[in-house]
Molecule: SAM riboswitch aptamer (S box leader)
Organism: Hymenobacter sp. BT559
């Protein structure tokens, strides 16, 4: 590196070091010389693995193994469902009907991306 599961609207920051960008990519929006992302230490938060305990559901701790401590993965990104607005075209008995078109907001499913935890 490639697959497969699971999860991802909840939780957790201080100090030092450095000195331009950074939020994984586009588009929005945002943090940042009142020092941002990065790195190092201390502290913390979870509890995916280990571990312990079981009625095999599930529970307990946390000095192991990683992870994570802006913003819901910061929001959208494809497809579809519902309701709203828009606006054009058809029909026909002339105020209805019918087909798709943008957008608004809400669901469900997915891409993609992150982390475990096993696989190649």
């Nucleotide at each position: 590196c490639u697959c497969u599961u699971a999860u991802c609207c909840a939780g957790a920051a201080a100090g030092g070091c450095g000195g331009a960008g950074g939020g994984a990519c586009a588009g929005g929006c945002c943090c940042g010389a009142c020092g941002a992302u990065g790195c190092c230490u201390u502290a913390g938060c979870a509890a995916c693995c280990a571990g312990c305990a079981g009625c095999c559901a599930u529970g307990c701790g946390a000095a192991g193994g990683u992870g994570c401590u802006a913003a819901u993965u910061c929001c959208u990104g494809u497809u579809u469902c519902g309701a709203g607005a828009u606006g054009c075209g058809g029909c026909c008995c002339c105020g209805g009907c019918c087909a798709g078109g943008u957008u608004u907001c809400g669901g469900a499913a997915g891409c993609a991306g992150a982390u475990a935890a096993g696989u190649u």